[in-house]
């Protein structure tokens, strides 16, 4: 120095809920809160999940299908990273 690992220390992120905003929705942003997380840092390439504005269809004032929308705190891949007892 690298790989593996995660006792300790210094820290980090922030589930949920609430308030406001934004969006058709899913979701997302900010503030408070902290469930948890050793990559709960980044990334939508793969799988999976959510939504269905628009579009298509239909037995039609409703319903079904569909991602160019979204989820990185669902999993995999890729990139980067603090500390060091065994």
């Nucleotide at each position: 120095a690298u790989u593996a690992a995660g006792a300790a220390a210094a820290g980090g992120c922030a589930a949920u809920a609430c308030a406001c905003g934004c969006g058709a929705a899913a979701a997302c942003g900010u503030g408070u809160u902290a469930c948890g997380c050793a990559a709960a840092a980044c990334c939508a390439c793969c799988g999976g999940u959510c939504u269905a504005a628009g579009g298509a269809c239909u037995u039609a004032u409703a319903g079904u299908c569909u991602a160019c929308g979204a989820c990185a705190g669902c999993g995999g891949a890729g990139u980067u990273a603090c500390c060091u007892c065994a």
Molecule: c-di-GMP-I riboswitch aptamer
Organism: Alteromonadaceae bacterium